[in-house]
RNA sequence: GUGAAUAUUUGGCAAACCAUGAGAAAUCAUGGGACGCAAAGCUAGAGGGGCUAAGCACGUUACGUGUAUGCCAGCCAGUUGCGGUU
Numbered sequence: 001g002u003g004a005a006u007a008u009u010u011g012g013c014a015a016a017c018c019a020u021g022a023g024a025a026a027u028c029a030u031g032g033g034a035c036g037c038a039a040a041g042c043u044a045g046a047g048g049g050g051c052u053a054a055g056c057a058c059g060u061u062a063c064g065u066g067u068a069u070g071c072c073a074g075c076c077a078g079u080u081g082c083g084g085u086u
Base pairs, nucleotide, nucleotide: 004086005085006084012037013036017032018031019030020029021028022027035074041079042078043077047076048075049072050071051070055067056066057065058064059063
């Protein structure tokens, strides 16, 4: 130097839930809060998967079905990468 594995310490992120705000919803932002995380960093027309259905279309008369142009990176994936120990 390269590869593999990985405990402690220091530091990092922050699920559920709560408050406020945005949104049709999914969900998001901020604050509180920690279930977890060694990539829980980044990437969402140009990989797969999942959530929602305002608008639109259809069926029908207060609803149903379909649909992403809306979302999820803490589902897989892709990509970049710090320190310690063996």

This is a predicted structure of an 86-nucleotide RNA (c-di-GMP-I riboswitch aptamer) from a Bacillota bacterium.
It matches the Rfam family "c-di-GMP-I riboswitch aptamer". Rfam's curators write: GEMM was predicted in a large-scale screen for bacterial structured RNA regulatory elements.
Of the family's consensus pairs, 95% are formed in the model.
The prediction has a mean pLDDT of 78.